[in-house]
RNA sequence: CUCUUAUCCAGAGUGGCGGAGGGACUAGGCCCUGCGAUGCCCGGCAACCAACGUAUCAAAUCCUGAUACGGAAAGGUGCUAAUUCCUACAGAUCCUUAAAAAGGUCUGAAAGAUAAGAG
Numbered sequence: 001c002u003c004u005u006a007u008c009c010a011g012a013g014u015g016g017c018g019g020a021g022g023g024a025c026u027a028g029g030c031c032c033u034g035c036g037a038u039g040c041c042c043g044g045c046a047a048c049c050a051a052c053g054u055a056u057c058a059a060a061u062c063c064u065g066a067u068a069c070g071g072a073a074a075g076g077u078g079c080u081a082a083u084u085c086c087u088a089c090a091g092a093u094c095c096u097u098a099a100a101a102a103g104g105u106c107u108g109a110a111a112g113a114u115a116a117g118a119g
Stems, first nucleotide, its partner, number of pairs: 001119008013042001015041003021032003026088004043080003048076002052070007084111001089108006
């Protein structure tokens, strides 16, 4: 970098450093920010993996594998303004209209993020 699977409306600081822009990219909107943002450290949150326990299945009381569930948080990651901040593409529907467009709602996709696995 590519592919596969799962998740993305919950949660997390009146701490320290630092000193200018930031919210992934493009566009539009809307926000955060010298009352110090983004970032780094610490703290915290969560529970994907690992570890542990229980159940079921596999010829199966141990061992092994798969699946489901559970608690914990000392391990590997992750996250810690706003739903992934919102919209962008498609479909359904509502409203309006002569018919539409625009707009609202819902669903799906795309893009993105994170984890685990494979190349």
A computed fold for a 119-nucleotide RNA from Jeotgalibacillus malaysiensis, annotated as SAM riboswitch aptamer (S box leader). The model forms 97% of the base pairs in the Rfam consensus.